The RNA shown here (c-di-GMP-I-GGC riboswitch aptamer) has 81 nucleotides and comes from an Acidobacteriota bacterium. The organism belongs to Acidobacteriota, within Bacteria. The prediction has a mean pLDDT of 82. The model forms 100% of the base pairs in the Rfam consensus.

RNA sequence: ACGCGAAAAGGCAAACCUUUGGAAACAAAGGGGCGCAAAGCUACCGGUCUGAUGUGUAAGCAGACAGCGGAGCCGCCGAAC
Numbered sequence: 001a002c003g004c005g006a007a008a009a010g011g012c013a014a015a016c017c018u019u020u021g022g023a024a025a026c027a028a029a030g031g032g033g034c035g036c037a038a039a040g041c042u043a044c045c046g047g048u049c050u051g052a053u054g055u056g057u058a059a060g061c062a063g064a065c066a067g068c069g070g071a072g073c074c075g076c077c078g079a080a081c
Base pairs, nucleotide, nucleotide: 003081004078005077011036012035016031017030018029019028020027021026034067040073041072042071044070045069046068047065048064049063050062051061
């Protein structure tokens, strides 16, 4: 250093509630705290979810999810092994 994941400091924040935005999935802010060592960032691949407009249906298309799995980029601490 990498693997790895004890401790401490610090960090993030599920469900749920409130307000706002959106057609929806969902997002932002406040409360909350299930959990998290990448639960930091990126929709590139797969996956899941939504469908106002459009569309006969599907496909496609558009959008959402990074706390679903990969991939890429970046990164705090340092016991044991």

Record summary:
It was read from a public genome assembly, where an Rfam model found it.